[in-house]
Context: one part of a larger RNA
């Protein structure tokens, strides 16, 4: 390479939008590029293959045939693919109506709690642990009552509940705003799927500048523990955690499962719509979200209409372990570093 694969053995890109490209529903007509048939030309010789022959045989050599699976030209076929034209409505989109939702952004508001400050009451302890000590407290702590400040997070509701492409999203109200779903089948008429590159988004940590700082808390300090204890435990505590603007672009970014479409027994929960009935309930249906399970698949575990089953389209990725996600080079970044990514050698 041909292949074979990618839930857990190596392997699905973190996610989306989308360019090129690849692929593409259904009817008819035309065309004849692909495709198929035929004829002609060409496809040097040698080689290979077959049949004979010549050296005592063989290797070797000679003759004839076949073959050279290809290319070109001409004629023909029209099912399939392509192209052109005219249609169709089931794919896709639009419209109308409707309800659900922690989807996003901004502004405002609220209560509980922690901490701190002020005042009252009050007196000797408090705090902490396995036990202690460091620590706080007679300069009046802890406790308790009243008042105030400030920051961060939103108990109950809360649910294998909901929403979002993923990351993720949870107090309340208002404004702006995205998507999905159901019903209708009115409109367009294949407008579709995927998607290298590119672009956008992307937890946490980290970085730059300016704010903010209650609690928590890397680093750090002290107390313990211990043979030691650069830890686990305790008392403190700075970056950070929060906000604004900008970078970074990584995660066990996981369902360790790419996206889309079609098909293939059921049962039982639940969420949101629609329809119906004999209505504390039940049935049908659409879209989500769980569990169980047949066929089938799988090395097994397991998966099973939310597939890891059966097929199609496109993309990404893998090819023994280590060396190594390293070196070098390049691109990006303020940096940290990210992306791309070997080889020698070794087993």
């Nucleotide at each position: 390479u041909u292949g074979g694969g990618u839930g857990u053995a190596a392997a699905g890109g973190g996610u989306a939008u989308g360019u090129a490209g690849g692929u593409g529903g259904u009817g008819a007509a035309u065309u004849a590029a692909g495709u198929c048939g035929a004829a002609c030309g060409u496809g040097a010789a040698a080689u290979c293959c077959c049949u004979u022959g010549g050296c005592u045989u063989a290797a070797c050599c000679a003759a004839g045939g076949a073959a050279c699976u290809g290319c070109g030209u001409u004629c023909g076929a029209a099912a399939c693919u392509g192209a052109u034209u005219c249609g169709c409505u089931u794919g896709a989109g639009c419209g109308a109506c409707g309800g659900a939702g922690a989807g996003g952004a901004a502004a405002g508001c609220g209560g509980a709690a922690u901490u701190c400050c002020c005042g009252g009451u009050g007196u000797a302890a408090c705090a902490g642990u396995g036990a202690a000590a460091u620590g706080u407290g007679u300069a009046g702590a802890u406790a308790u009552c009243g008042g105030g400040a400030g920051g961060a997070a939103c108990a109950c509701c809360a649910g294998u509940g909901g929403c979002g492409a993923a990351g993720g999203c949870g107090g309340c109200u208002u404004u702006c705003u995205g998507g999905a779903c159901g019903u209708u089948u009115g409109c367009u008429g294949a407008c579709a799927c995927u998607g290298a590159a590119a672009u956008a988004c992307g937890a946490g940590a980290g970085c730059u500048a300016g704010g903010g700082g209650a609690g928590c808390a890397a680093a750090c300090a002290g107390g313990a523990u211990u043979a030691g204890a650069u830890a686990c435990c305790c008392u403190g505590g700075u970056a950070g955690u929060c906000c604004u603007a900008g970078c970074c672009g990584u995660a066990a970014a996981c369902g360790a499962u790419g996206u889309g479409c079609a098909c293939u027994a059921g049962g039982u929960g639940u969420c949101u719509g629609g329809c119906c009935c004999u209505c504390u309930g039940g049935g049908c249906u659409a879209g989500g979200u769980g569990c169980c399970g047949c066929a089938g698949u799988u090395a097994a575990c397991a998966c099973u209409u939310u597939a890891a089953g059966u097929g199609c389209a496109c993309c990404a990725c893998c090819u023994g372990g280590g060396g190594a996600g390293u070196a070098c080079g390049g691109u990006c970044g303020c940096a940290a570093g990210a992306c791309u990514g070997a080889a020698a050698c070794u087993c």
Annotation:
Small-subunit ribosomal RNA, central domain from a Candidatus Omnitrophota bacterium, 347 nucleotides, folded computationally. It was read from a public genome assembly. Taxonomically the source falls in Candidatus Omnitrophota (Bacteria, Pseudomonadati).